[in-house]
Context: one part of a larger RNA
Order: sequence, then C1' cells, then structure tokens
RNA sequence: AGCAUUCGGUGGAUGCCUUGGCAUCAGGAGGCGAUGAAGGACGUGGCACGCUGCGAAAAGCCAUGGGGAGCCGCGAGCAGGCUUUGAUCCGUGGGUAUCCGAAUGGGGCAACCCCUCCGCAAGGAGAUCGGUAUCUGAAUACAUAGGAUAUCGAGGCAAACCCGGGGAAUUGAAACAUCUCAGUACCCGGAGGAAAAGACAUCAACAGAGAUUCCGCUAGUAGUGGCGAGCGAACGCGGAACAGCCCAGUGGUUCAAUUGUAUGUAGCAGAACGGUCUGGAAAGUCCGGCGACAUGGGUGAUAGCCCCGUAUGCGAUAGUUAUAUUGGAUCCUUGAGUAAGGCGGGACACGUGAAAUCCUGUCUGAACAUGGGGGGACCACCCUCCAAGGCUAAAUACUCCCUGAUGACCGAUAGUGAACAAGUACCGUGAGGGAAAGGUGAAAAGCACCCCGACAAGGGGAGUGAAAGAGACCUGAAACCGGAUGCUU
Repeated sequence: AGCAUUCGGUGGAUGCCUUGGCAUCAGGAGGCGAUGAAGGACGUGGCACGCUGCGAAAAGCCAUGGGGAGCCGCGAGCAGGCUUUGAUCCGUGGGUAUCCGAAUGGGGCAACCCCUCCGCAAGGAGAUCGGUAUCUGAAUACAUAGGAUAUCGAGGCAAACCCGGGGAAUUGAAACAUCUCAGUACCCGGAGGAAAAGACAUCAACAGAGAUUCCGCUAGUAGUGGCGAGCGAACGCGGAACAGCCCAGUGGUUCAAUUGUAUGUAGCAGAACGGUCUGGAAAGUCCGGCGACAUGGGUGAUAGCCCCGUAUGCGAUAGUUAUAUUGGAUCCUUGAGUAAGGCGGGACACGUGAAAUCCUGUCUGAACAUGGGGGGACCACCCUCCAAGGCUAAAUACUCCCUGAUGACCGAUAGUGAACAAGUACCGUGAGGGAAAGGUGAAAAGCACCCCGACAAGGGGAGUGAAAGAGACCUGAAACCGGAUGCUU
C1' cells in the first nucleotide's frame, strides 16, 4: 500500500410526521378613496433586534355586548405591574390616527423645504377641472370673453370577468404577397357586481313563430377560400331562465325613513366508565358496565363514555338582505340632413363577388300609414314588420377577498418562489432576478458537581430521562476519511 472483516467519524438519503401549500364544491362579498385610499417612511415597549399591533391619546383610549380566571403579542427572558369593584380575550360602535402617497397652499431628488390668511390659543383654510347660482367685467355702446365667491361633483388604487376606441408580429400556407395567426397579444377610455344585449322596420314560407342571453344539436353541413392553407354560419329542434314597459304618469330607475320576516358579525347548552395486566406513560390486553349512531382533533402508544368539539337547540346594541308604506331625486315629449343612392372603407361564416343586410369618411337626398322597411342582385304579386327616442330582472362570465366542506392531491429536491425574520438574504445603475433553511423529549427534567484541556473547543465521570448510541439533537443509507485484526506484497 492493496483486499477482507469489524469499530468509529463524516454525510443527510430513507422511513415516519405536518404548522404550509394545491384543487374543487357550496354560501357570502364583489369594492376602497378629498370624512384623504391602496401602498409606504418614520416612530411607538421598563430593557427592544426582527415580525406583529398601533400612531405623539402610538402592542394602545372610550362606550357597549359576550365571557369568567388568569393576564401584560411571537422568537425569549429579567424587573415591575393588572385582575371576581370582572382583567387579558372576542363582537359592535366611537375617539386618536405623525410624514409621504390621487396628494390638493407653493416647491421638491417621495416620506423633505418654504409661505399666506383667520384665530388669544387650540386649531382651521388656501390645488385643478366640471356643473349650478350670484356678483363683477375688456377691446366696444348694449353685450360677450375673462375674473371672483358660494355650493355640489370628479381625480387615485384594485385579481379576473365586461363594453367601447386603436391594433401587431412570430407563425401556417411546408417559399411568399391576397389569406392565416387575429380583431389575438398589447395600448387607451369606461362601467358593474356582473357587463353587454333586449321587447321585432325579426324570422319564416302560404303553415306559422313571437324580446334578449346562455347551453346541446343542426354541422364541420350550406357556404366562403391564391376554391390553397384555412375560415365557417343560419333556418329549425331540445333545454336553462322568463317580463315586460315608458315619452308628463296609477310609469321606470334610485335614495332615505318606518314596520315585520329571514340571515348573521361574539357566544351558550350539548349523552355516556370503572377495575386488572404489560409498560416510562394506557387510549392497548382481560373483566364488567353505560351512551349513541355524534365526523374530527387533543391527551405520556390505538379513547363513543378524559378534554375540545360535532348532531341538535338557543342567542344581540349594531349590520346585511327581502317585502310593503311614505317622502325626495332623476329619466323620457312619436323620432329628417333621417331612410335611400354615388364614391372609398369596415362588419356580417360571406376575401367585390350576381352580394342582399348592417356601420359610415365624403357628395347628394325622400315618402309621411292612401305611407315606409324586409323576404340574399333586380322587378311584379304575395307574406310580414313599423327604423331614424328611451328603460328593463333572471338564466351567462369571473374570484384579489370571507366562511364552511371535500380530495384514488403534495408531504420539505415534493407542494406556492416562500411550512422557518420570504418576495427575505443576496445579485443588478435599473427594469428585474431571487435562494437556502422544518422534526430533542411526554415534560427542559436543556447535564448541578468533579476530572483532562488554555479560565478553550472537545471529551471522560456523575446526574435527569423509557432512551443521552435522544445533548442540539427522530431515524441515520451511500459516496468519502480513519482505527483495529487477518492475509498478501
């Protein structure tokens, strides 16, 4: 040095566990904001670093309801306090709420700087835009523009869903230009808990239907298409849900008050057990009972009857929802520069086509129910409907969020990036990128004291414990390192 056996070290796989995730279902809620939001900065504790809470009244103040013995948030203790004269805690309502931020007195490199007015002070007011009212008021006589004051409103944020205005390219066509991707992504505006649409100038076919929306068929059909790639209906049928109205009134929408009902934001009650054996510990074993169909979790191992709960019943000042009544606000007056036509575009499944229908940039431009539109060029007959005003629940879409439930979902390289001080540490000028890291034990009982050592680290005794080969930790695989023994060289 190699090989073998064995004993250790290192390491953290595996097994078991779960505080965290993921998905779905049901119900709720679907907004917050100048009464200053979302999000932050800085403070705030006796000692105070991070998180949480709170705001100079600062882990809190007041009132009220619940509750009933402990409490002063967590990592984590010391000191000092509070509490049956009811604390801590939970619900509801209120007070306070620095500075930045739409940020709004002016400025600004966010959390800072500077100012005016009123007021003794405390404190308050001072942005812009729009509506309304009043007062003023140019060139310019009347006026108008402009100015001022009062009052009401707006502004910003937010996960998806919705409507509207704009609007790509990669890609496919096996190249590429019409076409496709796609009216998608993205940008902008606006709104609601849904939005949009909606009460036939609709379809149909000589029989009739009867607003809109959504789903299953019709049907990958009819069509459309460098008739390529592709795109792709409708009529009709079956379902979900159904609701009709108004133009000056017995109306729609909406707000407030009152009344009763339901819901529900704290909570309350809630059945039934003892012994034996093993063991550190009984819920396990054995024996004998009781209750109930009551899931589940905890308790020193596996508990219907030990604890918390669950089924079930009960419960509120306030809040929410629904209904009715009363009062207030607001909306709408029968539809002409319209229908239709020419030119140019766009939307319709439909690419200009025989291209109807719908929208309109531009130029023209009717009729008036004895009228007008449509029935896929166009004309006639026939049928059908009444545009150019408006409102409208439900069925439908979504889930930042709350409550409850469930899982042939994960179990720490999984499941969220994050079970831990996680969007943290760290990286980047910045936009942005973005980790690792769970487990002693039933209980800290977390090793008093002694010895070696450097007043270490580490170790050996002793003690605790069921176990310390559970000591900073469950189990503890392999790679890797070392000791011992044997064999070989």
Large-subunit ribosomal RNA, domain I from a soil metagenome, 489 nucleotides, folded computationally. The RNAcentral record of the full RNA draws on MGnify. The coordinates come from a structure-prediction model, not an experiment, and the mean pLDDT is 81. It matches the Rfam family "Bacterial large subunit ribosomal RNA".